[in-house]
Context: one part of a larger RNA
Molecule: small-subunit ribosomal RNA, central domain
Organism: metagenome
RNA sequence: CUGGGUGUAAAACGUCUGUAGGUGGAUUGUUAAGUCUUGUAUGAAAGACCGGAGCUCAACUCCGUGUUUGUACGGGAAACUGGCUAUCUAGAAUCAGGGAGAGGCAAGCAGAAUUAUGUGAGUAGGGGUGCAAUCCGUAGAUACACAUAAGAAUACCAAAAGCGAAGGCAGCUUGCUGGAACUGUAUUGACACUGAGAGACGAAAGCGUGGGGAGCGAAAAGGAUUAGAUACCCUUGUAGUCCACGCCCUAAACGAUGGUAGCUAAGUGUCGGGCCUUGUGCUCGGUGCUGAAGCAAACGCAUUAAGCUACCCACCUGAGAAGUACGGCCGCAAGGUUAAAACUC
Numbered sequence: 001c002u003g004g005g006u007g008u009a010a011a012a013c014g015u016c017u018g019u020a021g022g023u024g025g026a027u028u029g030u031u032a033a034g035u036c037u038u039g040u041a042u043g044a045a046a047g048a049c050c051g052g053a054g055c056u057c058a059a060c061u062c063c064g065u066g067u068u069u070g071u072a073c074g075g076g077a078a079a080c081u082g083g084c085u086a087u088c089u090a091g092a093a094u095c096a097g098g099g100a101g102a103g104g105c106a107a108g109c110a111g112a113a114u115u116a117u118g119u120g121a122g123u124a125g126g127g128g129u130g131c132a133a134u135c136c137g138u139a140g141a142u143a144c145a146c147a148u149a150a151g152a153a154u155a156c157c158a159a160a161a162g163c164g165a166a167g168g169c170a171g172c173u174u175g176c177u178g179g180a181a182c183u184g185u186a187u188u189g190a191c192a193c194u195g196a197g198a199g200a201c202g203a204a205a206g207c208g209u210g211g212g213g214a215g216c217g218a219a220a221a222g223g224a225u226u227a228g229a230u231a232c233c234c235u236u237g238u239a240g241u242c243c244a245c246g247c248c249c250u251a252a253a254c255g256a257u258g259g260u261a262g263c264u265a266a267g268u269g270u271c272g273g274g275c276c277u278u279g280u281g282c283u284c285g286g287u288g289c290u291g292a293a294g295c296a297a298a299c300g301c302a303u304u305a306a307g308c309u310a311c312c313c314a315c316c317u318g319a320g321a322a323g324u325a326c327g328g329c330c331g332c333a334a335g336g337u338u339a340a341a342a343c344u345c
Stems, first nucleotide, its partner, number of pairs: 003317004007299002014201004021194003025088003029084003033081002035077008047068003050064005091191001092188003095184003103177007110154001114150007125136002162169002206247006215241002220236004258312006266290010276279001294301002318345003327338004
């Protein structure tokens, strides 16, 4: 390479949009590029393959209108693929309708809690732990009441629930806005699928500039524990956590399961829509559980497949060295991405 694979053994890009490319629904006519058939020319000899012959066999040698799968040019076929043509509605999109939702962005508002400050009232403790101590408190703490301020997060509802491509999204109201599902004999008429490069988004931490800073809290300090304790526990506490703008681009970014389409028993919850015959109903779409066939090394998966098929893309090919070195690209940096070899087993 041909293959065989990718839930857990090596292996699905974090996710989506989309260029080239690859692949692509039904019917008619035409064409003849692919395809099939036939002919001609060429395909040197030796070698190789096949069949035979000669040295006693073999190696070796010799013989053949034989093969060497190829190329070019004619003749023909028209099922399939492709091209062109006309048509269709089952894929896809659009339109109309009434609904669902923590989908996104912005602004405003709310209550509980926490901390701080002030006032009142009040007295000796409070806090913390396995036990303590550091710590706070007679300069009046803790506990209680009232007031003010600030920042962050939204108990209950709450769910196996919902929405989103993924990351993710949760107080309330308003504005702007994306997507999906259902229903309809409405419209277009294959407009589709995938997607190398490319582009966009992408938790947390981190970085830059300017704000903000209640609580929590890397680092740091102290108190304990301990043989030691650069920890676990406690008291403090800076960056950070929050906001605006700009970067970073990685995660056990997980369902460790790429996307699309079709096919293949049932049972039972739940969310959204539709129907009328109102039922323990039917149906479409999502989300769970249990399970048939089948699959699987087993675990398990099983109409939300890891079953049976088709198409496209990504990735794997013994372990370590190593997701490292070097080089390239990107980044302010941290670093990211692409990505080896010697050598060892």